[in-house]
RNA sequence: CAAUAGAGGCGCGAUGAAUAAAAGUAAUUCUGUGAAGGAAGGUCAUCCGUUGAAACAGAAAGAAAGGAUUCAUCGCCGAAACCAAGAUUUUGACCAAAUUCUUGAGUUGGGACAUGGCAAAAUAUGUCAUGGACUCUCACUGGAUUAAACAGUGGAGGAGCUAUUG
Repeated sequence: CAAUAGAGGCGCGAUGAAUAAAAGUAAUUCUGUGAAGGAAGGUCAUCCGUUGAAACAGAAAGAAAGGAUUCAUCGCCGAAACCAAGAUUUUGACCAAAUUCUUGAGUUGGGACAUGGCAAAAUAUGUCAUGGACUCUCACUGGAUUAAACAGUGGAGGAGCUAUUG
């Protein structure tokens, strides 16, 4: 230097099924009030609307997506997530937003907790930033004298670490 195999632990991600919630909500129909607007975030266009829009109230009937929990299976240990740039898809067009893919020696070892921001129906949950602890690996010092357990310090930290082979 290369290849192979491994370790961290409420470890990471995907798929399927069931369940709760979303919600008696949205859309739809009827009735009443109402009187000019309405059509996903915005603009333009187009369409609907005085043969009555939006909104409000009542009645009828009445969903789904995303997210979550449990179980099972699969792929794994930069697992993966986020950020930036580019491309693609969605809308009549543009911007925005979202989806998928690619690139990046950009950030992050891992999970939890607290505060704040964003998303979401939500006090569930996810994600980002900050913070102090915990934990893992390694280094240095001590243990020690050959070692081990153990203790202390370190943002040092995954393109890393350990083992074997060439």
Model confidence (mean pLDDT): 78 of 100. A computed fold for a 166-nucleotide RNA from a mouse gut metagenome, annotated as Lysine riboswitch aptamer. Rfam family: Lysine riboswitch aptamer. About the family: Riboswitches are metabolite binding domains within certain messenger RNAs that serve as precision sensors for their corresponding targets. Allosteric rearrangement of mRNA structure is mediated by ligand binding, and this results in modulation of gene expression. RNAcentral holds the sequence, with entries from MGnify.